[in-house]
Molecule: SAM riboswitch aptamer (S box leader)
Organism: Brevibacillus massiliensis
RNA sequence: UCUUAUCAAGAGAGGCGGAGGGACAGGCCCUAUGAAGCCCGGCAGCCGGCCCAUUCAUCUGAUGGGUGUCGUGGUGCCAAUUCCUACAAGAUGACGAAUCUUGAGAGAUGAGA
Numbered sequence: 001u002c003u004u005a006u007c008a009a010g011a012g013a014g015g016c017g018g019a020g021g022g023a024c025a026g027g028c029c030c031u032a033u034g035a036a037g038c039c040c041g042g043c044a045g046c047c048g049g050c051c052c053a054u055u056c057a058u059c060u061g062a063u064g065g066g067u068g069u070c071g072u073g074g075u076g077c078c079a080a081u082u083c084c085u086a087c088a089a090g091a092u093g094a095c096g097a098a099u100c101u102u103g104a105g106a107g108a109u110g111a112g113a
Base pairs, nucleotide, nucleotide: 001113002112003111004110005109006108007107012040014039015038016037020030021029022028025085026084027083041078042077043076046074047073048070049069050068051065052064053063054062055061082106087103088102089101090100091099092098
């Protein structure tokens, strides 16, 4: 960089640490009743294990499944919907303002290349 899946749920009033953080821009927020970061803890269940089904001459294999199960392993995550908008279309609105819906884009994470 490309492909693909998911992104409305969930997760500590613990230690160290000391001022910043929420991707970018604009907002709007969080933060010394302590930010980032590290450790511990936790959540979830993408990969993975187990289970189940199917298939083949090839049976310690292959393919598929979820509304099943585990959480020892590889990641991930733990303010606010991916905090909101940012582009396009549509709806309400006489216009405007504003609001709403859908999609795209961007981003994040997993898996594969």